[in-house]
Parts: sequence; C1' cells; structure tokens
RNA sequence: GGGCAGAUGAUCGCCCGCUUCGAGCGGGAGGAAAGUCCGGUCUCCACAGGGCGGUAUGCCGGCUAACGGCCGGGGAAGUCGGCCGCGAGGCUGGCUUUACGGAAAGUGCCACAGAAAAUAUACCGCCGGAUUCAAAUCCGGUAAGGGUGAAAAGGUGCGGUAAGAGCGCACCGCGGUUCCAGCAAUGGGACUGGCAGGGAAAACCCCAUAUGGAGCAAGACCAAAUAGGGGAGUAGGAGCGGCCCGCUCCGUUCAGCUCCCGGGUAGGUCGCACGAGCCAGUCAGUGAUGGCUGGCCCAGAGGAAUGAUCAUCGCCCCUUCUUCGGAAGGGGAACAGAAACCGGCUUAUCGCCC
Repeated sequence: GGGCAGAUGAUCGCCCGCUUCGAGCGGGAGGAAAGUCCGGUCUCCACAGGGCGGUAUGCCGGCUAACGGCCGGGGAAGUCGGCCGCGAGGCUGGCUUUACGGAAAGUGCCACAGAAAAUAUACCGCCGGAUUCAAAUCCGGUAAGGGUGAAAAGGUGCGGUAAGAGCGCACCGCGGUUCCAGCAAUGGGACUGGCAGGGAAAACCCCAUAUGGAGCAAGACCAAAUAGGGGAGUAGGAGCGGCCCGCUCCGUUCAGCUCCCGGGUAGGUCGCACGAGCCAGUCAGUGAUGGCUGGCCCAGAGGAAUGAUCAUCGCCCCUUCUUCGGAAGGGGAACAGAAACCGGCUUAUCGCCC
C1' cells in the first nucleotide's frame, strides 16, 4: 500500500414482493451504510444587461458526468548513502513531505535577544591618527573575525590592503539577453551584469478562474369527513277563518333548503430502486481510466425490517498433556446500521492474509 470482514445446517421470528391466499416460494446492510466535508443526477423557486461584494480554488498535463477527487510529470524542502571539489558547493541514487500564482502595486508585521530586523547599522574587535611613559580617552576608517537571533544586507578560495571590503579575479549562487529540448510546468547551454530585491500572502491585499438559492419533509398527481369561501336556484311560514279573497306578525338583505365550483387537511399513489449498475474475460493506455464481448438483477417501506438460539467446521488467545505430528479444556471475534441516488475525501475498526 492492497484485500477479507467467518462458512454450512436446523428451529423460532421480522420487512418487502409474487402466487394456486391453508400456506408456499424468492429477496433482505457496509467497507465504511458514519461525518455531511467536496462534486454531481434529480426537483422546485429566482433570474434583461452591467457593476460592487462574498465564498472557493491556485506548478503543468491528463482522467472523469463533475470535483477542492484521482493518475502521470515538474519544481522545492528534509533525510540517508555514493562520487567529485582546497572550499562554497555540485552530480547521482533511495525514502519522506509539499495550499507549489504574486513579497519588483500598496499597507502593515517580524516577539525575546541584539549595535542593527530593512532608509541599514557598529557592542566587542581590527587598522590609522592625536594626547600620553604606559594604561586609557578622543577622532576617523572597516565590516574579515566574535557575539545576538528563526533570520544579519550574497558565499568560498586566491589576490589585494594600514586594516578591510565585489576593491580585483576564478568558482558557486543570483539577475538580464538569447539559443536548444519539451504540449506545458520546466530543464540545459552560451553571452552578459559585481550583485540588486531578508522573511512571511495559512496578514490585509493584488491577479486569474469558478460560483443564484433551497433541498426527496425536494416536488407531482388523486382526494374524503368536518368547518370556512364563491356561484346559481328556491319563497315561504305562523295567526285570524269552514274555504277563498283579505288582514296582522316573521322571513324574502341574515339565516334555511337544493345543486354546482374551488383551495387546503387526513389518507393514498408516484418520485423510488435497471443504475455515471455488478461480475468475468479481452483490448488500448506508464497510469487514473475508457472501449468491446458474455453473464446477472441485487434491500427498500412508513420513523424505519434485515434478528435470536443451537449444532458442526474454520480463525485468534490462554492453560494442561504430548509419541512433538498434535490432543483436551476454557475464553474471544472489532467498528458499526441503508432512508432519493451516485462519485470522492476524511474518520472509526478485533483479528488475519498478500
């Protein structure tokens, strides 16, 4: 780094489907079903165009439905070897890590220590001069050495100098120009410049790219009872009286009765189980991955079934015995638990295998 996640049988149960409805048959958790951290399918809502802002990503190429994932490559850093070099350092091999655009747009920060933390500076030291017997003090030069620090204004060697210094030279590093190789990141070479620009963007920020929101309790369809809403229709009831007319009161605006319409709720159906599907083989590719051929159908509901016991075998541990081949007894077996679905990442995990 990869893989497995006990096997078989019996009995009793649970969920779903089918049937010939007594019952029988078939199917029934995971590598993470988890966290909900990314990316998508699907659904609804929003949406002229432009700008500001927020968030995410950040070397290059590829894979993919997509990704902040994966594969391949490059650079850098660390570490362990080998070789070369006086040295700085270089070459090479293995392993590990890598949020790896910009510090030369701007603003800010760099504790403590230290002279000084970015306009450079000078504590000790070194050198020259003055005063002086000397010690010491003052003035000037210097930044090689010491000291501080995570980090000290290029490094090493030689020359040079009063002492020093890219002051000069060579090399290492760095910058610029250019050529070559590579799709690119980038690498290599040549020429050139004495050499600037300490670090940090996982500080603000700048640049580039991407980005609407909510989520299956999304959402779609059917649809009671009861109580509201809207519309249409309906005109009568009681009394006086034998009856009609008539008169009185109530109603005709409210309410009642009949019919129709519409919304929501309970409930039901769909979404919702054939899919970026699984297995085997083969081909292309370094690989991620993709193509082809053959086979397979593999939980699903709803706040939620997938379990328990026993037997045998297998695995691990302990003890005892042993003719060292094993035997007997006892114990153990983790993390966990689908809820629309899929691809990743991360985290948890007894024991075993490669």
The RNA shown here (Bacterial RNase P class A) has 354 nucleotides and comes from a soil metagenome.
The sequence is in RNAcentral, with records from MGnify.
Rfam family: Bacterial RNase P class A. Rfam's curators write: Ribonuclease P (RNase P) is a ubiquitous endoribonuclease, found in archaea, bacteria and eukarya as well as chloroplasts and mitochondria. Its family is annotated with ribonuclease P activity, dimeric ribonuclease P complex and tRNA processing in the Gene Ontology.